[in-house]
Predicted 3D model of RNase P RNA and transfer RNA as a complex of 433 nucleotides.
Rfam match: Bacterial RNase P class A. By type it is a ribozyme.
Model confidence (mean pLDDT): 76 of 100.
């Protein structure tokens, strides 16, 4: 200098002026003061708080997760590790079980799980003539070494063995399983011994094992006020209907459902003090935990948080200059609270730090 | 604000691991003197991006768009 990897923090600042929302004060309808979006407020993908369902309960079905240890209110999140794969590397990605059972594996191929198409060997019978260790036809048997097909075909090399072959057997290599042992909380890693054990893939197919999960969702829910006629029709009704869970048990209530017609379209609470923020100390490799002091930091409801100007900062362009710098112009992303928190994911601007690889110079 | 469903050709749609059916429309042939009808052929980024798998429209995750329900 070029190319990469990981992480951190930021999201312009100040002032003037015109507005908007909330709170407080006030001479009470005008003023004054204070406060006023985010790292994702987003997607609503997970988890909780909270509220109601009778704050009970049991079973089935259903859903979610899946290496280990830890963190946490909880999690499918996070931290630190383990193994495998990818990469020269920094680093990234993935993770229970197809020796419980079932299903599927198109086309091709003989066969997609225990397979004989070509091929190799052989038995019996027949035929041929060159009478041989020959050729050929039919029926039968053995063989997974070779060919060919495929994404995938039963571990590799050498030898023994055999009619031909084959882990059938032997040696070495690779893998797997069991046992012993060392280290580690553990996943696992190292070492040793034994066993020819070596028969595919798929569980983001059904499933098995383990753990967890009741439903609804602040338009939850409670109160106040206003309005109106509890109206008409049809259907089902105690062996019923509705609710608590999709179903069953069980429990509670007594009419329920649909259509037509009519009324309301308001206010208050929930609502923002919270697993809260800042700083310090302390424990832990870390995620995080503990503790002390200080602080209060949006609350709208057709939905506030905006516009203009000035100066400075940042990025970039043009002109001048040897440079420092000077003058002028342009730009400043994604986006916007709606019950509240912890995560994940997605969108996006510019900056900084650490690390890796290559090249050059010293 | 909360909850749920869907996306396959210009339109309507089937398929839910193994070459993407069918109908209407469109284009080009055949037939005809010319047309219509009939008949043959053609027309696909399965909304987009990743992953699982030998193989993805289909299974899993993320995004985009459309529609529906709740006061």
């Nucleotide at each position: 200098a070029g190319g990469g990897a990981a992480g951190a923090a930021c999201a312009g600042a100040u002032g003037u002026u015109c507005g908007c929302u909330g709170c407080g004060c006030u001479u009470c309808u005008u003023g004054c003061g204070c406060a006023g979006a985010g790292g994702a407020a987003a997607g609503u993908c997970c988890g909780g708080a909270c509220a109601c369902c009778a704050c009970a309960g049991g079973g089935c079905a259903g859903g979610a997760u899946a290496c280990u240890u830890c963190c946490u209110a909880a999690c499918g999140g996070g931290a630190a590790g383990c193994u495998g794969c990818a990469g020269c590397a920094a680093u990234g990605c993935a993770g229970a079980g197809c020796c419980a059972g079932c299903g599927c594996c198109a086309c091709a191929g003989a066969a997609a799980c225990a397979a004989a198409c070509c091929g190799c060997c052989u038995u019996u019978c027949g035929c041929c003539u060159u009478u041989a260790u020959g050729g050929u036809g039919a029926a039968g048997g053995g063989c997974a070494a070779g060919g060919g097909u495929g994404a995938a075909a039963u571990g590799g090399u050498a030898g023994u063995g055999u009619a031909a072959g084959a882990g059938a057997c032997u040696a070495c290599c690779g893998g797997u399983a069991u046992c012993c042992u060392u280290g580690g909380u553990g996943a696992c890693a190292g070492g040793g011994a034994u066993a020819g054990c070596c028969a595919g893939g798929u569980a983001a197919g059904c499933c098995u094992u383990a753990u967890c999960c009741g439903g609804u969702g602040c338009a939850a829910u409670g109160c106040c006020a206003a309005a109106u006629a509890g109206g008409a029709a049809a259907g089902c009704u105690a062996u019923g209907a509705u609710g608590c869970u999709g179903c069953c048990c069980g429990c509670a209530u007594c009419g329920c459902u649909u259509u037509c017609g009519g009324g309301u379209a308001g206010g208050c609470a929930g609502c923002u003090u919270g697993a809260g923020c800042u700083u310090g100390c302390u424990c832990g490799c870390g995620a995080g935990g503990g503790u002390a002091a200080g602080c209060c930091c949006a609350g709208a409801u057709g939905g506030a948080u905006g516009g203009a100007c000035a100066u400075c900062a940042c990025u970039u362009c043009c002109g001048g200059g040897a440079a420092a710098c000077c003058g002028g112009g342009a730009g400043c992303a994604c986006a916007g609270a709606a019950u509240c928190c912890g995560g994940c994911u997605u969108a996006c601007g510019a900056u900084c730090u650490u690390c890796c690889c290559u090249g050059u110079u010293u | 604000g909360g909850c749920g469903a869907c996306a396959u050709a210009g339109c309507c749609a089937a398929g839910c691991g193994g070459u993407a059916a069918g109908g209407c429309a469109g284009a080009g042939g055949u037939c005809u003197g010319c047309a219509a009808a009939a008949u043959c052929u053609c027309c696909a980024u399965c909304c987009c991006c990743g992953g699982u798998u030998c193989a993805a429209a289909u299974c899993c995750g993320g995004g985009u768009g459309u529609c529906g329900c709740c006061u």